[in-house]
Context: one part of a larger RNA
RNA sequence: CGUAAAGGGCGCAGGGCGGAUGCCUUGGCGCCAAGGGCCGACGAAGGACGCGACAAGCUGCGAAAAGCCGCGGGGAGGGGCAAAUGCCCGUUGAUCCGCGGGUGUCCGAAUGGGGAAACCCGGCGGGGCGAACCCCCGCCACCGCGCGCCGAACACAUAGGCGCGCGGGGGGAACCCGGGGAACUGAAACAUCUAAGUACCCGGAGGAAGAGAAAGAAACAUCGAUGCCCGGAGUAGCGGCGAGCGAAACGGGCGGAGCCCAAACCGGCGCGCGUGCGCGCCGGGGUAUGGACCGCCGGAAGGCGCCGAGACCCCAGCGGAACGGCUUUGGGAAAGCCGGCCGGAGAGGGUGAGGGCCCCGUACGCGAAGGGGUCGGGGCGCCGGGCGGGAUCCGGAGUACCGCGGGACACGAGAAACCCUGCGGGAAGGAGGGGGGACCACCCCCCAAGGCUAAACACCCUUGGCGACCGAUAGUGGAACAGUACCGUGAGGGAAAGGUGAAAAGAACCCCGGGAGGGGAGUGAAAGAGAACCUGAAACCCUGCGU
Numbered sequence: 001c002g003u004a005a006a007g008g009g010c011g012c013a014g015g016g017c018g019g020a021u022g023c024c025u026u027g028g029c030g031c032c033a034a035g036g037g038c039c040g041a042c043g044a045a046g047g048a049c050g051c052g053a054c055a056a057g058c059u060g061c062g063a064a065a066a067g068c069c070g071c072g073g074g075g076a077g078g079g080g081c082a083a084a085u086g087c088c089c090g091u092u093g094a095u096c097c098g099c100g101g102g103u104g105u106c107c108g109a110a111u112g113g114g115g116a117a118a119c120c121c122g123g124c125g126g127g128g129c130g131a132a133c134c135c136c137c138g139c140c141a142c143c144g145c146g147c148g149c150c151g152a153a154c155a156c157a158u159a160g161g162c163g164c165g166c167g168g169g170g171g172g173a174a175c176c177c178g179g180g181g182a183a184c185u186g187a188a189a190c191a192u193c194u195a196a197g198u199a200c201c202c203g204g205a206g207g208a209a210g211a212g213a214a215a216g217a218a219a220c221a222u223c224g225a226u227g228c229c230c231g232g233a234g235u236a237g238c239g240g241c242g243a244g245c246g247a248a249a250c251g252g253g254c255g256g257a258g259c260c261c262a263a264a265c266c267g268g269c270g271c272g273c274g275u276g277c278g279c280g281c282c283g284g285g286g287u288a289u290g291g292a293c294c295g296c297c298g299g300a301a302g303g304c305g306c307c308g309a310g311a312c313c314c315c316a317g318c319g320g321a322a323c324g325g326c327u328u329u330g331g332g333a334a335a336g337c338c339g340g341c342c343g344g345a346g347a348g349g350g351u352g353a354g355g356g357c358c359c360c361g362u363a364c365g366c367g368a369a370g371g372g373g374u375c376g377g378g379g380c381g382c383c384g385g386g387c388g389g390g391a392u393c394c395g396g397a398g399u400a401c402c403g404c405g406g407g408a409c410a411c412g413a414g415a416a417a418c419c420c421u422g423c424g425g426g427a428a429g430g431a432g433g434g435g436g437g438a439c440c441a442c443c444c445c446c447c448a449a450g451g452c453u454a455a456a457c458a459c460c461c462u463u464g465g466c467g468a469c470c471g472a473u474a475g476u477g478g479a480a481c482a483g484u485a486c487c488g489u490g491a492g493g494g495a496a497a498g499g500u501g502a503a504a505a506g507a508a509c510c511c512c513g514g515g516a517g518g519g520g521a522g523u524g525a526a527a528g529a530g531a532a533c534c535u536g537a538a539a540c541c542c543u544g545c546g547u
Stems, first nucleotide, its partner, number of pairs: 009547008022534001023499002027470002029467009038171002046107003049062003053085001057081002068101006077089003112121003122140007142168009175206001176204005186193001190240001216223002227254005237245002258452003261396001265284009290394003293389005302383006310375006317366003323339004328335001340357002342346001348360003401425007411437001432447005486493002506533001509520004
């Protein structure tokens, strides 16, 4: 410079890929109510390996092996998920559901010994014709306590040994009690402080745990064990008076329960000796308006343990009202139209769409041979009383209390009580002792140094109900064969993945193709619902046309 074939932009149309969105829900989340809550040497929890006509996985089960027996429920089909084939079972009642029982390999506390779990090797007794091999059954670990026997150095004794009996061991998501006990963080830095007695480690218990019957709380009036909830109250207080921490009395509720030892004293037995004393054990007695002891009256209320008829509840279930028509629409009626009915039931789900009367249910009512829970008239055993007296005796010792050092109390040493205790000191004896927030007095309250104790309140599971909870990137990590696949030496980390259709009626047959795939035919309301299956957005890709 030419051209618009290739390539590109935009637009229109049609496809592909993709899996958003809508709709759906078997799953999840939360709350409420009721019921239930430990398992294990009688071998658990959790596993390994097996068991099916054919059987890889899941589920179930254990050599008696998707099961065996009994009782109860139930009533026509059944041999799990899970179709097909085959063969069976069932009204002489199967399958299924509930309860009880039997069997229950091997590993695992794992326990005869060993061991690299699910394997290896023994001893004793018994059994398989049994001498040997081999096989089967039972027993054989350790620790603690009790009883009995034996029994050293070393006389008695003690240590120790053996036997028998009972118990323990391990597991448990949370919840509970105890022993230890951080840091990040906050204080806009940081040290006291905070986080927090949290996380985490260890021990222990139980269906709950812990606490609990006043050496209390109060305030001149009283209350009467403990726990939990609401208030009191973000108050009083604590606090580098910063950050922040944070009561109690009391009021209202839930629930409701009170008891037993030690001692004085009495009795029995044993022991020691220094011969009238002491100690030990057992029984009685006794337990805080106290008791012993003495006198009088007198076996009741009540407490503890065991048994227990029965009642109620839970673990299977049963009965349970009432509707038809249409030449309307449609694939389909439960919709529409017409005419009825029941209702102590018009909750909900299902059925080809939207059903009180079609199905399951719902209101209401009923139900257990067996197992479990709560209550429990009553029975038995043990315990258990009141009044008076006030002389004597008893009433928890290295304790109370004090000092020092810590801890815990809402309270950080503060005026710092009360509570706990590592070291030191160390009482009293009821005419005693502790407390009432230093301490003292008065006054008031209460008896420490022993113990037990349901229910109410925690957590979880099951069942039922409910939701201005989610609806598949949400809701559990997990709607699905998920604590899986996968990652990591390990501790540990940890997914993705739902939807054909009302019904498989899941496409015979023909054609192209090696197949994949596709075109016809057929099914269906629909196949542009065809299994890579509801809807099917966008990015991205392709084709045609226009520019």